[in-house]
Source information
Small-subunit ribosomal RNA, 3' major domain from Candidatus Peregrinibacteria bacterium UBA1369, 462 nucleotides, folded computationally. The coordinates come from a structure-prediction model, not an experiment, and the mean pLDDT is 84. It was read from a public genome assembly.

Context: one part of a larger RNA
RNA sequence: AGACGGGGACCCGCACAAGCGGUGGAGCAUCUGGUUUAAUUCGAUACUAAACGAAGAACCUCACCAAGGCUUGACAUCCCGAGAAGAUUGCCGAAAGGCGAUUGUGCCGCAAGGAACUCGGUGACAGGUGCUGCAUGGUUGUCGUCAGCUCGUGCCUUGAGGUGUUCGGUUAAGUCCGUAAACGAGCGCAACCCAUGUCCUAUGUUGUAUUUAUCAUAGGAGACUGCCGGCUCUAAGUCGGAGGAAGGUAUGGAUGACGUCAAAUCAGCAUGGCCCUUAUGCCUUGGGCUACACAGGUGCUACAAUGGGAGAUACAAAAGGCAGCCACACAGCAAUGUGGAGCCAAUCCCAAAAGUCUCUCUUAGUUCGGAUUGAGGGCUGCAAUUCGCCCUCAUGAAGCUGGAAUCGCUAGUAACCGUGAAUCAGCUAUGUCACGGUGAAUAUGUUCCCGGGUCUUGUACU
Numbered sequence: 001a002g003a004c005g006g007g008g009a010c011c012c013g014c015a016c017a018a019g020c021g022g023u024g025g026a027g028c029a030u031c032u033g034g035u036u037u038a039a040u041u042c043g044a045u046a047c048u049a050a051a052c053g054a055a056g057a058a059c060c061u062c063a064c065c066a067a068g069g070c071u072u073g074a075c076a077u078c079c080c081g082a083g084a085a086g087a088u089u090g091c092c093g094a095a096a097g098g099c100g101a102u103u104g105u106g107c108c109g110c111a112a113g114g115a116a117c118u119c120g121g122u123g124a125c126a127g128g129u130g131c132u133g134c135a136u137g138g139u140u141g142u143c144g145u146c147a148g149c150u151c152g153u154g155c156c157u158u159g160a161g162g163u164g165u166u167c168g169g170u171u172a173a174g175u176c177c178g179u180a181a182a183c184g185a186g187c188g189c190a191a192c193c194c195a196u197g198u199c200c201u202a203u204g205u206u207g208u209a210u211u212u213a214u215c216a217u218a219g220g221a222g223a224c225u226g227c228c229g230g231c232u233c234u235a236a237g238u239c240g241g242a243g244g245a246a247g248g249u250a251u252g253g254a255u256g257a258c259g260u261c262a263a264a265u266c267a268g269c270a271u272g273g274c275c276c277u278u279a280u281g282c283c284u285u286g287g288g289c290u291a292c293a294c295a296g297g298u299g300c301u302a303c304a305a306u307g308g309g310a311g312a313u314a315c316a317a318a319a320g321g322c323a324g325c326c327a328c329a330c331a332g333c334a335a336u337g338u339g340g341a342g343c344c345a346a347u348c349c350c351a352a353a354a355g356u357c358u359c360u361c362u363u364a365g366u367u368c369g370g371a372u373u374g375a376g377g378g379c380u381g382c383a384a385u386u387c388g389c390c391c392u393c394a395u396g397a398a399g400c401u402g403g404a405a406u407c408g409c410u411a412g413u414a415a416c417c418g419u420g421a422a423u424c425a426g427c428u429a430u431g432u433c434a435c436g437g438u439g440a441a442u443a444u445g446u447u448c449c450c451g452g453g454u455c456u457u458g459u460a461c462u
Base pairs, nucleotide, nucleotide: 001462002461003459004458005457007456008455009454010453011452012451013450015446016445019409020408021407022406023405026301027300028299029298030297031296032295033294034292035291042053043052064287065286066285067284068283069282070281073125077124078123079121080120081119082118083117086103087102088101089100090099091098092097107114108113127276128275130274131273132272136270137269138265139264140263141261143259148187149186150185151184152183153182154163155162156161167178168177169176193253194252195251196250198221199220200219201218202217203216204215224247227241228240229239230238231237303402307361308360309359310358311357312356313355320349321348324343325342328339329338330337331336368399373394374393375392376391377390378389379388415438416437417436418435419434420433421432
């Protein structure tokens, strides 16, 4: 100087407390461990792994396994030989591929030859999701959006080093003020950026019944402790008030200092070294990643009357759409099918639910709950057996609010309700990322638990 303390002082955070809703019990979905397997490819493992890489495992993907094949190779450059390229077709084969047959002559150039492409050959080489994240770049997580981390000169010390950065106030903040052997500065904080909320001006398509208004697009205004009062060192500031759409950081986002964990990633990509080279490379068919005594994580659906069922009826936002979205009509109980209008979209389409009104059920393992299983259909796709989704009929499991323990959340938040998108032929999405609708309770406290910051103290640790 640090680190640590079941030392001290001060301070902060959904850290506790006060509340609301969950998880832990059930069934299912999904991920992981384990076990099994020819293979169940690989990585991630306290917080910081486990609906994570994966924003889509039937084939492909694919890296794994079995079998069948190839060896200058599926791909690149160079050299040699032949042929334009291409089109049609026979046999063997699960396919990859192997063995043939027919046809065809183009472009540049006078010609030799050349360009592109195909086949054959030779070796230089290709290729590797093989190893090492403890050789690396790049990127990322975490402490933590915590308020810290440093430098120049000066001063102090034999020196390591200190000072500045302490102290008194104050702040969300090393924020600001005052003091002080310090005076300044840098990276962070804040501001600058984006969105939402108010107003004004301009414009008006496809939006609006309509000029105002709404909506959309663009440009401005507006908030600064500016004004008043109290407190305080007259300072920084803080408390209350006025006006205001908004008040003291308005709210949300983006933004992550020096560093820590030899943290994560060689399987996104790049890359040193090592290793394979008739195989650890490449092609194909089929299987596997979907196994199942069990254990853990994350979710969905429930256990019901603030509810279930039937009928009627109202109100969004943000997205997406041409190999697409599909109105409307018809057929079908339905999934869907057949016609078919509009729309490359503020024009057309996908397209709300909880809510409200009426009826019914009457506390029951039920008209709750929907697992599981049987049968019949539909859709996508070369192909749904392993292994897809959807519909109808039948079946009707566990489950009556969940032990110890544990998680999220402070306001348009939690909770409840639906909507959209990416990926995508289809979909195992209950996931993720967005969007709106309805809309609470509690905290005026810091003793305790957890994490963190500043100063100080002890130490046999560095």